[in-house]
RNA sequence: UGAUAGAGGCGCAAAAAUGAUCAGUACCGUUUGUAGGUUGCCGUAGCCAAAGAACUUACGGAAAAGGCAUUUUUGCCGAAGUAUAUUUUUUUCGGCAGAAAAAUAUACUGGGCAUUUCGGAAAUACCGGAAUGACUGUCGCGUGAGCGGAGUGCUAUCGU
Numbered sequence: 001u002g003a004u005a006g007a008g009g010c011g012c013a014a015a016a017a018u019g020a021u022c023a024g025u026a027c028c029g030u031u032u033g034u035a036g037g038u039u040g041c042c043g044u045a046g047c048c049a050a051a052g053a054a055c056u057u058a059c060g061g062a063a064a065a066g067g068c069a070u071u072u073u074u075g076c077c078g079a080a081g082u083a084u085a086u087u088u089u090u091u092u093c094g095g096c097a098g099a100a101a102a103a104u105a106u107a108c109u110g111g112g113c114a115u116u117u118c119g120g121a122a123a124u125a126c127c128g129g130a131a132u133g134a135c136u137g138u139c140g141c142g143u144g145a146g147c148g149g150a151g152u153g154c155u156a157u158c159g160u
Stems, first nucleotide, its partner, number of pairs: 001159006009077001011076009027061004033055001036048003040096004080109012110136002113133008138149004
């Protein structure tokens, strides 16, 4: 220096099935009420509306997705995640913005856990960011207690 193979452990990610939650919510029907309503904003167009719309009162009926848990299977150990930028697609009649998905580039993070805080989420779940704390794996330094570094690392084998 190149290739191959490994290790960290409540290890990472994906798929399927089941279940709870979502929620007595959205939505539908009847009914009360009245004048405009229709996406986050704007424009114009379209659409709905006194044959009663949007919204609201009461009654009846009544989901789903995302997120979560368990089990099984699969792929793996920058597994994976986050941030920024660019491109494409969807959300639209158009514009702006936002949101979701995918790809590329750059940067950061060894890993899980707990606490605090911020954001996401229907949220008491859970996920993500930041800070702190001990734990753990790895290498280096050290007489020792310990201290320090980062995965573009570490270990093993083979080759140059």
Background: Predicted 3D model of a 160-nucleotide RNA (Lysine riboswitch aptamer) from a mouse gut metagenome. The model forms 98% of the base pairs in the Rfam consensus. The sequence is in RNAcentral, with records from MGnify.